The part of an RNA shown here (small-subunit ribosomal RNA, 5' domain) has 531 nucleotides and comes from an uncultured OM182 clade bacterium. It matches the Rfam family "Bacterial small subunit ribosomal RNA". Gene Ontology terms of the family: structural constituent of ribosome and ribosome. The sequence was found in a public genome assembly. Its mean pLDDT, the model's own confidence on a scale to 100, is 85.
Context: one part of a larger RNA
RNA sequence: GAUUGAACGUUGGCGGCAGGCCUUAAACAUGCAAGUCGAGCGGAAACGAUGGGAGCUUGCUCCCAGGCGUCGAGCGGCGGACGGGUGAGUAACGCGUAGGAAUCUACCCAGUAGCGGGGGAUAGCCCGAGGAAACUCGGAUUAAUACCGCAUACGCCCUAAGGGGGAAAGGGGGGGAACUCUUCGGAGACCUCUCACUAUUGGAGGAGCCUGCGUUGGAUUAGCUAGUUGGUAGGGUAAAGGCCUACCAAGGCGACGAUCCAUAGCUGUUCUGAGAGGAAGAUCAGCCACACUGGAACUGAGACACGGUCCAGACUCCUACGGGAGGCAGCAGUUGGGAAUAUUGCACAAUGGGCGCAAGCCUGAUGCAGCCAUGCCGCGUGUGUGAAGAAGGCCUUAGGGUUGUAAAGCACUUUCAGUAGGGAGGAAUCAACCAAAUUAAUACUUUGGUGAAAUGACGUUACCUACAGAAGAAGAUCCGGCUAACUCCGUGCCAGCAGCCGCGGUAAUACGGAGGGAUCAAACGUUAAUC
Numbered sequence: 001g002a003u004u005g006a007a008c009g010u011u012g013g014c015g016g017c018a019g020g021c022c023u024u025a026a027a028c029a030u031g032c033a034a035g036u037c038g039a040g041c042g043g044a045a046a047c048g049a050u051g052g053g054a055g056c057u058u059g060c061u062c063c064c065a066g067g068c069g070u071c072g073a074g075c076g077g078c079g080g081a082c083g084g085g086u087g088a089g090u091a092a093c094g095c096g097u098a099g100g101a102a103u104c105u106a107c108c109c110a111g112u113a114g115c116g117g118g119g120g121a122u123a124g125c126c127c128g129a130g131g132a133a134a135c136u137c138g139g140a141u142u143a144a145u146a147c148c149g150c151a152u153a154c155g156c157c158c159u160a161a162g163g164g165g166g167a168a169a170g171g172g173g174g175g176g177a178a179c180u181c182u183u184c185g186g187a188g189a190c191c192u193c194u195c196a197c198u199a200u201u202g203g204a205g206g207a208g209c210c211u212g213c214g215u216u217g218g219a220u221u222a223g224c225u226a227g228u229u230g231g232u233a234g235g236g237u238a239a240a241g242g243c244c245u246a247c248c249a250a251g252g253c254g255a256c257g258a259u260c261c262a263u264a265g266c267u268g269u270u271c272u273g274a275g276a277g278g279a280a281g282a283u284c285a286g287c288c289a290c291a292c293u294g295g296a297a298c299u300g301a302g303a304c305a306c307g308g309u310c311c312a313g314a315c316u317c318c319u320a321c322g323g324g325a326g327g328c329a330g331c332a333g334u335u336g337g338g339a340a341u342a343u344u345g346c347a348c349a350a351u352g353g354g355c356g357c358a359a360g361c362c363u364g365a366u367g368c369a370g371c372c373a374u375g376c377c378g379c380g381u382g383u384g385u386g387a388a389g390a391a392g393g394c395c396u397u398a399g400g401g402u403u404g405u406a407a408a409g410c411a412c413u414u415u416c417a418g419u420a421g422g423g424a425g426g427a428a429u430c431a432a433c434c435a436a437a438u439u440a441a442u443a444c445u446u447u448g449g450u451g452a453a454a455u456g457a458c459g460u461u462a463c464c465u466a467c468a469g470a471a472g473a474a475g476a477u478c479c480g481g482c483u484a485a486c487u488c489c490g491u492g493c494c495a496g497c498a499g500c501c502g503c504g505g506u507a508a509u510a511c512g513g514a515g516g517g518a519u520c521a522a523a524c525g526u527u528a529a530u531c
Base pairs, nucleotide, nucleotide: 001531002530003529004528006527007526008525009524010523013379014378015377016376017375018374019372020371021337026335027334028333030332031331032330035078036077037076040075041074043071044070047069048068050065051064052063053062054061055060056059085290086289087288094215095214096213097212098211099210100209103207104206105205108203109202110201111200112199113198114197116150118148119147126139127138128137129136130135156165157164158163170195171194172193173192174191175190179188180187181186216262217261218260223253224252225251228250229249230248231247232246233245234244235243265287266286267285268284269280270279271278272277292313293312294311295310296309315326316325317324318323343369345368346367347366351365352363353362354361355360382412383411384410385409392403393402394401395400416472418467419466420465421464422463426458432450433449434448435447436446437445475520476519477518478517479516480501481500482499486515487514488513489512490511496503497502
């Protein structure tokens, strides 16, 4: 000199863009952060509409009706493995980079072939029982895209090549004639469109595994290793493999630093530097690890799972003492720790995600707002004129000098802030119409084109115009040398200063005050840290 997730002192006008627990991976009150689908299912707790009935206070209350809008709880499906947080652990194939072969992959895209016919349960509901509660148990009954056989098998899997094995589920929209049932309302079958479903092939994206090289300090750590190193056989896994087991052999690593100890998430990057290097790893992005501590598996395409389960432990809470409940390193917020780090805010309008045919619902992701000079950048605090060089202050050789064109005065301007008015963009989806595809069909559905109305948290938005008046807006540090800037008074090795050299013991440009000056400026200085 540059830099910082900074802190402290003094001061402080506005805006834009960023950033904001670096310390106790300490403990957490409260609210919210993952749901959704009635177009899978049986249904109807609540609300509403409609119809009917009863009571009357004549516009209210009660009852009935899943036929309707919808929908609590339940079964079922998909998603809770993403998104969000933290950096404790980890010196490791963890990360980075370059390769590899023995693998899996829900949703998505493309291809091929299917989607036939049956069965037994179970939650809910109802009845009953136990318990303080959490919750649990028994009986009866019921549905499915839940579950299980049978049939079929292009391709698929196993094979001793003969053969053997293995699937599926329906839902919704529309429909001319004929057919079946009918409570005469309709329902079924059939045709068609669509969303699902099954088997398999390929892809895309994702994931698991292996290897070369690189990846902190210590030798005041020199030897380490028994599933250890390799082989055979078997098991196990989606998959190679001592991954595991049995047997056999005695190997394997190490001064090119094994083992041990300490420290540490890694990287893109960031800071500095002319570079080579050195330091760092906040924000943003990629990967990894963790979710009160330790362990374990279940489900699932995917977890050994932050807001799932089980066991043990510490802690907190409830209890009828028998037993139960909990996990903010999600967003806010509280206590504690600390030099130190924010609101128990608004909205799903946009982007993205989950579910859904869709409408939509959910989303503390995200978009925004609030607080903080924490940083960077921009703007302002007026402009011109004005010598009687006013008054006052300070100095003085008492003449004067300086503050100083500074002020006052005169003439202007109005950025920003203030008040009032106007006012973009962030808004695209989508209805409807037209065309095409499909189809028996002009219906339904899908695709393409045209395309109204409506939809904004921010928001009193950005921006523009008008109004008034210099009006509301400057400080901090320093002045002995380094280092830009000097005098007076006070003090008298005292009080004090100080980054280094050093100042102060009666004329201190070095302490304290004043006047003056210098440098930066909404900041200035100090401390800490890095180059």